[in-house]
Context: one part of a larger RNA
RNA sequence: CACCGCCCGUCACGUCAUGGGAGCUGGCAACACCUGAAGCCAGUAGCCUAACCGCAAGGAAGGCGCUGUCGAAGGUGGGGUCGGUGACUGGGACGAAGUCGUAACAAGGUAGGCGUACUGGAAAGUGCGCCUGGAUCACCUCCUU
Numbered sequence: 001c002a003c004c005g006c007c008c009g010u011c012a013c014g015u016c017a018u019g020g021g022a023g024c025u026g027g028c029a030a031c032a033c034c035u036g037a038a039g040c041c042a043g044u045a046g047c048c049u050a051a052c053c054g055c056a057a058g059g060a061a062g063g064c065g066c067u068g069u070c071g072a073a074g075g076u077g078g079g080g081u082c083g084g085u086g087a088c089u090g091g092g093a094c095g096a097a098g099u100c101g102u103a104a105c106a107a108g109g110u111a112g113g114c115g116u117a118c119u120g121g122a123a124a125g126u127g128c129g130c131c132u133g134g135a136u137c138a139c140c141u142c143c144u145u
Base pairs, nucleotide, nucleotide: 003108005105008101009100011098013095014094015093016092018090019089020088023085024084025083026082027081028080031077032076033075034074039070041068042067043066044065046064047063048062049061052059053058111132112131113130114129115128116127117126118125119124
């Protein structure tokens, strides 16, 4: 720059971050079930054995084998949680300038605002209730001169 002012929202364009999203994909920690190495422990029909007992047969003890509990890893399953990605989609912030209107600021040309409901390209409009942070005119009460 002071009404040739200020200013609101849709729309268009650009940039940025972000929500939703059929899904796709990865990490993590658990859970259930299956399987189950080594090893410890427990059991034990079978097999084996120099030390102990016994003249011997055999006994005792031990070993192997077998069985079981625990058990690493592995497998299967449905969930949990965190991340990446995702057609499409929602609004947001900013931007020199653009489009449509003109809602608000003066009584802003229908006073404005709040709540709510409906409606409309958009600002908004209308209904109901409430507020004055409304102008103007008139009246009443009070104060001052």
Molecule: small-subunit ribosomal RNA, 3' minor domain
Organism: Chloroflexus sp.